[in-house]
RNA sequence: AGAGUUUGAUCCUGGCUCAGGAUGAACGCUGGCGGCGUGCCUAAUACAUGCAAGUCGAGCGGCAACGAGUUUUGCACCUAGUCUUCUGACCUACGGGUAGAAGACUGUGUGCAGAAUGUCGGCGAGCGGCGGACGGCAGAGUAACACGUAGGAACGUACCCCAAACUGAGGGAUAACUGCUCGAAAGAGUAGCUAAUACCGCAUGUGAUCUUCGGAUUAAAGCUUCGGCAGUUUGGGAACGGCCUGCGUAUGAUUAGCUAGUUGGUGAGGUAAUGGCUCACCAAGGCGACGAUCAUUAGCUGGUCUGAGAGGAUGAUCAGCCUGACUGGAACUGAGACACGGUCCAGACUCCUACGGGAGGCAGCGGUAGGGAAUUUUCCACAAUGGACGAAAGUCUGAUGGAGCAACGCCGCGUGCAGGAUGAAGGCUUUCGGGUCGUAAACUGCUUUUAUUUGUGACGAUUAUGACAGUAGCAAAUGAAUAAGGGUCGGCUAACUACGUGCCAGCAGCCGCGGUCAUACGUAGGACCCAAGCGUUAUCCGGAAUUACUGGGCGUAAAGAGUUGCGUAGGUGGCAAGUUAAGUGGGUAGUGAAAUCGCGUGGCUCAACCAUACACACAUUAUCUAAACUGGCUAGCUAGAGUGAGAUAGAGGUAACUGGAAUUCCAAGUGUAGGAGUGAAAUCCGUAGAUAUUUGGAGGAACACCGAUGGCGUAGGCAGGUUACUGGAUCUCAACUGACACUGAGGCACGAAAGCGUGGGGAGCAAACGGGAUUAGAUACCCCGGUAGUCCACGCCCUAAACUAUGGAUGCUAGCUGUGAGGAGUAUCGACCCUCUUCGUAGCGAAGCUAACGCGUUAAGCAUCCCGCCUGUGGAGUACGAGCGCAAGCUUAAAACAUAAAGGAAUUGACGGGGACCCGCACAAGCGGUGGAGCGUGUUGUUUAAUUCGAUGGUAAGCGAAGAACCUUACCCAGACUUGACUUCUCGAUAGUCGUUCUCCGAAAGGAGAAUUUCAUUUAGUUGGAUCGAUGACAGGUGUUGCAUGGCCGUCGUCAGCUCGUGUCGUGAGAUGUUAGGUUAAGUCCUUCAACGAGCGCAACCCUUGUAAGUAGUUGAAUUUUUCUACUUAGACUGCCCUGGUAACAGGGAGGAAGGAGGGGAUGAUGUCAGGUCAGUAUUACCCUUACGUCUGGGGCUACAAACACGCUACAAUGGCCGGUACAAAGGGCUGCCAACCCGCGAGGGGGAGCAAAUCCUAUCAAAGCCGGUCUCAGUUCGGAUAGCAGGCUGAAACUCGCCUGCUUGAAGCUGGAAUCGCUAGUAACGGUAAGUCAGCACAUUACCGUGAAUACGUUCCCGGGUCUUGUACACACCGCCCGUCAAACCAUGAAAGUCACCAAUACCUGACGUCCAACUUUUCGUUGGCCUAAGGUAGGGGGGAUGAUUGGGGUUAAGUCGUAACAAGGUA
Repeated sequence: AGAGUUUGAUCCUGGCUCAGGAUGAACGCUGGCGGCGUGCCUAAUACAUGCAAGUCGAGCGGCAACGAGUUUUGCACCUAGUCUUCUGACCUACGGGUAGAAGACUGUGUGCAGAAUGUCGGCGAGCGGCGGACGGCAGAGUAACACGUAGGAACGUACCCCAAACUGAGGGAUAACUGCUCGAAAGAGUAGCUAAUACCGCAUGUGAUCUUCGGAUUAAAGCUUCGGCAGUUUGGGAACGGCCUGCGUAUGAUUAGCUAGUUGGUGAGGUAAUGGCUCACCAAGGCGACGAUCAUUAGCUGGUCUGAGAGGAUGAUCAGCCUGACUGGAACUGAGACACGGUCCAGACUCCUACGGGAGGCAGCGGUAGGGAAUUUUCCACAAUGGACGAAAGUCUGAUGGAGCAACGCCGCGUGCAGGAUGAAGGCUUUCGGGUCGUAAACUGCUUUUAUUUGUGACGAUUAUGACAGUAGCAAAUGAAUAAGGGUCGGCUAACUACGUGCCAGCAGCCGCGGUCAUACGUAGGACCCAAGCGUUAUCCGGAAUUACUGGGCGUAAAGAGUUGCGUAGGUGGCAAGUUAAGUGGGUAGUGAAAUCGCGUGGCUCAACCAUACACACAUUAUCUAAACUGGCUAGCUAGAGUGAGAUAGAGGUAACUGGAAUUCCAAGUGUAGGAGUGAAAUCCGUAGAUAUUUGGAGGAACACCGAUGGCGUAGGCAGGUUACUGGAUCUCAACUGACACUGAGGCACGAAAGCGUGGGGAGCAAACGGGAUUAGAUACCCCGGUAGUCCACGCCCUAAACUAUGGAUGCUAGCUGUGAGGAGUAUCGACCCUCUUCGUAGCGAAGCUAACGCGUUAAGCAUCCCGCCUGUGGAGUACGAGCGCAAGCUUAAAACAUAAAGGAAUUGACGGGGACCCGCACAAGCGGUGGAGCGUGUUGUUUAAUUCGAUGGUAAGCGAAGAACCUUACCCAGACUUGACUUCUCGAUAGUCGUUCUCCGAAAGGAGAAUUUCAUUUAGUUGGAUCGAUGACAGGUGUUGCAUGGCCGUCGUCAGCUCGUGUCGUGAGAUGUUAGGUUAAGUCCUUCAACGAGCGCAACCCUUGUAAGUAGUUGAAUUUUUCUACUUAGACUGCCCUGGUAACAGGGAGGAAGGAGGGGAUGAUGUCAGGUCAGUAUUACCCUUACGUCUGGGGCUACAAACACGCUACAAUGGCCGGUACAAAGGGCUGCCAACCCGCGAGGGGGAGCAAAUCCUAUCAAAGCCGGUCUCAGUUCGGAUAGCAGGCUGAAACUCGCCUGCUUGAAGCUGGAAUCGCUAGUAACGGUAAGUCAGCACAUUACCGUGAAUACGUUCCCGGGUCUUGUACACACCGCCCGUCAAACCAUGAAAGUCACCAAUACCUGACGUCCAACUUUUCGUUGGCCUAAGGUAGGGGGGAUGAUUGGGGUUAAGUCGUAACAAGGUA
């Protein structure tokens, strides 16, 4: 940065589509890791459950927990003392003692359990203080001072800071608590007790407030660990908040008027404060085209995305502001709320209930249901940051910090690296050689980011405290180990092949692909692009200069309003001076939050991310300054504009009067059979006298000639003449005014024709209508009539291809020519002539412009100002709404939906019931046919087992087929074979092969058997040939596709055309050349020319024929200057003469066998018809393979209602028949032609000479012709079909199904309708001959000769062709294109009796809570009433929406119906 798509091609206009970037995304396939971010866009839907706002015991009374203490009780244990009992170990003095055991009591200590005690730590509930107005969430509402920005004055503020002053002394209650009562509960009541930093007086009054300036009113709270903290009053600050204002901030005019507290004033009330904020009174204002009001939509911003920018779109995360907290309303408390986790009321919903009543609000964090294409854990922690409370410790904190889930996004890393060619295997493909995947793999070596395991281990933290987290990081070990997909590959757009499919399945962003060879569908291989992602979908910007400010247009593509005629608002505005400073320029100052963006630096290994520093730019305010330009003001000027004076032209307008010609009608005369009309007719008029003609009259409308790309008018428009009134224009003079101007949204006025209303008028013309024609039809075109209307007056309508398809004004930029209205000069006696000039109107043109056509001083050129209008096509100038109108209708004016084009100009063709010129047996002039009959042949159709196939207007049809009894033969029936009837290769066997002969079965093919025969070669194994058998590769196919092809052919057409190189012109397709004027059979030639040359065609070269010469001569002839045959030459060139012409050439003449290409043939340009042929052959692809192949017998191709094409024979006297008689050319011949002679009426038979041919034969070579005879106009002595009988020939075979002969039979047919064919001279016509094919079969075909005409004025017409030109909406090219109704299906939409819900208002009724007011009670509490209001109700209208039987048009849809309206003069422009 562009690209694709309208066309056969081109340029332009113009839309649609694509490539880029982005996203809170979703979906499909896939998925290794980490970092940083992000995560209900939908239902402001409903919510289970847990948590999210508490704190202070250093305010208080207290004590439900917990801990400690104290007291006490019980139990257990230990221990001390006393007492009793027991046993009896020891001692004994026998009195007893010592020791031991058991029990009782008392005491101490310890432990456990209980009770009491507020004593202490603390603390549930309560009083009290502070905080629950922050933080967190959401975007419903809001079009607004809501937000952004810049300002302002009449305010408030708890906590915090500064300063000043103060804190004295009292009082009465109340909650908690206790008792009782009610209640299911929530809770409530009552009686009694008690405290305070709770409440209330008193004192003081620095201060503060009020004030009549005298005065009046007004505070406080304590606690303490003794450090302090707290309290009251006042002033100030910081920061925060309330209010006001300028400017900015969506769409719709199919919303144009809105507003009664509305706008202002005075007074009062109210508020923290201004204010109609509220009220009373007064005034009648206020807003609005610079868009009020209304409707719809929407949180605003910093920013984000995109863009070169200007812009456009957007407003998730982060940040600022606003608004909301189930819906609606309200206040209370408080410094602050009309309060998300407060209160009251109403409503909806959910839950509990004992039915009496109660409870609740996740748009906090998680989570659930629902909705949806779609969006996470009922996690951890207060460690950090911040917040509330507290003196503090601390408590609380779903704020916050973190973790979890999700490729949702951005960034980073990895999935190995190096070597490795037998270019492995395998896949794919192939021209079968190979190529490719591909150094890719295997294999060898190396590394370890990641992964796994282990060890160690931070920062974030300050002296302490770490949720994250044993995380990040570091180290070691293991081992290529754990890790690649998605999309695309016809063009745009990077990347190609094979197979499958066969307008099917499918693809597709646009163009479009798919109907048997698909790079576009599906699969595979390969390739390309990205990569842990890749695609798709949705949305935004871009490209799109496709709303154009930057940066577009309006003659014909969309677009100049019918007239700018008058003119409002608005916009713009001549020359020069002064002043001002609004615009404008400059300076200074303030603001423009942070984040973001840009850039520098730094930190995470890098990056994303984060931190920090710095702006630029933009916007706006204040102030200072400058004065060129624009604006304002002042006083001027005259070139714009206007006035005046003097002239002039004119279908300019309105009204009145008036004229002649013509049409028609009436009356009368003359006069007689037609008139009128048409392509031709008819309807019509006329013997009741038309038409024609003469005279007179009536009436209406229009004004011949002049008359003109002449005039006038703003446009529409204006035409006999005269008069009256009247508008504008031009020219000359330069007296006056002094910018008075231009344009002009709305507005007003005018506005052809048709149409409407009322009243007149009505000759002609003439919608509708009637009739006659035409036609398939003809509601048309043509004809005969004819009513509205056309005319006048008045009133409406308000549209036109109202066009110069060109808005107005001003200035500038070469000219030439005509014409209308003036002026001046020159000239003249004068008029002309000539020159200059102003205005108008035409033609051509420089520059320039334009897509081109074209425009071009009357611009579509170069510029300025103002207005109007356009933005793909259709739907549609339509619907709805509104305005206007009597109506018809007009003006304004959409959407859904459909579609990839629609369109302009020009180019090349083709076509035209367009034009000009030219040619052709094209017509005309002639001759003979076809079409009618019978027969032959071919075709269609039908039939059939089969009637094989192809050819089908010209360009198929006696064509393929130069010849179907079998064969041919491809078709049908039946019977057989399966490597095959035929080709190549491999293996085996064989000498008994092959071949020949015979027998049996059979229709044959074929099958079975017998006999006979016994290859060549090599030293040998063997080898070669042949045959048989086997195996598969293959053979085979007249099976399909001529629309896959080659080759060949037909046709236009033997028409004169078709192209190229260089140059030139054009933006280009293209043009030129190739056109023009002549000429020719010819693009043949000449002249000219921005062309000059060239090629394929034409012509010529070739064959043949006509004349002559020479040479030769088998044959031929008796011979020749010769006939004939063959070869080689000559000859004709407009060469010569005359005329015309520049020339080409044309006309005439001479000579010559032949004269202007001498006759004929071969020869067929580029191309067209997807023309014909796959059945001549060749051939791609597909199909069949014991059959769609091969063989055999028989049948069929020969059928027969009908139709067509080409022929033969005739219909007779220019003839038939009979007899006689004359003259050819060109061919063919050995499986052949066949002579003489004989037989037969004849076909033919016998016969066998001659001839591989100038010799012989066919073949007497002909026939028509000529001579003579007969027939005498008849269905015949014409004609010969059909049929019978008897024969002949070919051939294995003649029935289906051949040809010929003889005798007999003797059909139709008496010259052929519409129509149609051939032919211009040795031609037509007539006559016969031969050949090919072929055993036989010819009315066909191809050749040959004989006899041998008529006519052509000419190009008007029919057909075909060529050149030039013109129109075109055609390009598959007129067999084109294309329109409308009807019928069918589908889609969206309008109308519609209505129905349904919704929205915003209005009027009235009722009216909760609550503020305020009043009254009562008064100790507070309270009771009653009033105003206002939410919700509710009633009523009638308004608005948009959904739906609706039926109905209207619209759109779309391969092959429906009817016509043919348009495109060509489209057949009526």